[in-house]
This is a predicted structure of a 380-nucleotide RNA (Bacterial RNase P class A) from a Pseudomonadota bacterium.
Lineage of the source: Bacteria > Pseudomonadati > Pseudomonadota.
Rfam family: Bacterial RNase P class A. By type it is a ribozyme.
RNA sequence: GGAGUCGGCCAGGCAACCGCGGUCCUGAAUUCUGUCUAACACCCUUUGGGUCUAGAUGGUGCGGGAUGGAGGAAAGUCCGGGCUCCGAAGGGCAGGGUGCCAGAUAACAUCUGGACAGCGUGAGCUGAUGGAAAGUGCCACAGAAAAUAUACCGCCUCGGUUAUUUUUAAUUAAGGUAAGGGUGAAAAGGUGCGGUAAGAGCGCACCGCAAACCUGGUAACAGGUUUGGCAUGGUAAACCCCACUCGGAGCAAGACCAAAUAGGGACCCUAAGGCGCUGCCCGCGCUGGGUUCGGGUAGGUCGCUUGAGGCAUGUGGUGACGCAUGCCCCAGAUGAAUGGUUGCCCAAGACAAAACCCGGCUUAUCGGCCGACUUCAUAA
Numbered sequence: 001g002g003a004g005u006c007g008g009c010c011a012g013g014c015a016a017c018c019g020c021g022g023u024c025c026u027g028a029a030u031u032c033u034g035u036c037u038a039a040c041a042c043c044c045u046u047u048g049g050g051u052c053u054a055g056a057u058g059g060u061g062c063g064g065g066a067u068g069g070a071g072g073a074a075a076g077u078c079c080g081g082g083c084u085c086c087g088a089a090g091g092g093c094a095g096g097g098u099g100c101c102a103g104a105u106a107a108c109a110u111c112u113g114g115a116c117a118g119c120g121u122g123a124g125c126u127g128a129u130g131g132a133a134a135g136u137g138c139c140a141c142a143g144a145a146a147a148u149a150u151a152c153c154g155c156c157u158c159g160g161u162u163a164u165u166u167u168u169a170a171u172u173a174a175g176g177u178a179a180g181g182g183u184g185a186a187a188a189g190g191u192g193c194g195g196u197a198a199g200a201g202c203g204c205a206c207c208g209c210a211a212a213c214c215u216g217g218u219a220a221c222a223g224g225u226u227u228g229g230c231a232u233g234g235u236a237a238a239c240c241c242c243a244c245u246c247g248g249a250g251c252a253a254g255a256c257c258a259a260a261u262a263g264g265g266a267c268c269c270u271a272a273g274g275c276g277c278u279g280c281c282c283g284c285g286c287u288g289g290g291u292u293c294g295g296g297u298a299g300g301u302c303g304c305u306u307g308a309g310g311c312a313u314g315u316g317g318u319g320a321c322g323c324a325u326g327c328c329c330c331a332g333a334u335g336a337a338u339g340g341u342u343g344c345c346c347a348a349g350a351c352a353a354a355a356c357c358c359g360g361c362u363u364a365u366c367g368g369c370c371g372a373c374u375u376c377a378u379a380a
Base pairs, nucleotide, nucleotide: 001376002375003374004373005372006371007370008369009368010367012345013344014343015342016341017340018339020069022067023066024065025064026063027062032059033058034057035056036055037054038053041051042050043049044048071351075362076361078360079359080358081357082356083250084249085248086247090282091281092280093279095246096245097244098243099242100114101113102112103111104110115129116127117126118125119124130241131240135239136238137235138234139233152181153180154177155176156175157174159172160171161170162169163168189207190206191205192204193203194202208230209228210227211226212225213224214223215222216221254302255301256300257299264293265292266291267290268289269288273287274286275285276284277283309328310327311326312325313324314323315322316321
């Protein structure tokens, strides 16, 4: 200097002018409205009520000031929760999720570390990683044969026939064989040596497989010793078996205030019934429930942003993360706010806008900065 791998940060900046919405303070030149108190006057349905007026106190509108205001994915709605409601909140079946070991976390299909397997020269990356001897199914085509699965071409022995110069060659019946060749993703362990009529774990050496024991490790697992010629293909993102685990619905959840109407009509089941707790059953609770026609209202407040929060320092841990101390408050709209113009700079702005909140995963993406590591080339 080139090429890569992993991790972290930023997401146009500055200035001016005009304009939105939140919170707080303040003002009066005070729009509308709620509540309380009070004298007179007026009206009425007369133990009183209503209207008008004044004051106090809130909300809203107006003026001024201060201070904040859309992302790393806000996206997908794929997981997990917080929160709200239902369910005397229970049990079973069905159904769903995960699937090597150990941890982190509120929890998870997330993350961290490790084991094993695969890819890469490497830094690293990926993994739908339990069980095929509990059972069932499938393995197309090709091939002789695809699981308690074979003899297509071959090889050897011996008998017969033919040819031939002994040797030998062709053909056929019987027997032996699965080492060689072919097909295929995969063909009854692999390589080598010996042996055999030709072959075969038939025997031997090494590898592999199985059993027993030992060592290291919390474990997954790794290594070693001894013995034994010893192994029945794959597939479970096929059904299934095993282990662990799981209430349901969702902010359009839910709570409160105000207002209006028709305290309506018809039909069905009707306490041995009906409704609710998911789909079913048991069990439990309540005492009515369902379908349809028609009418009225659809306004406001809360939920709604202080949270498993962020930052800094120290400390424990390989790490995810935990603990302690200190500092900070960082959008809450409701037809939906954060925008427009101008100038300069520059990395020339891609993907792209909150709607209850948080932890993840996945997808899209212009560029820039920082750190660590790997590899190649060159120079010393």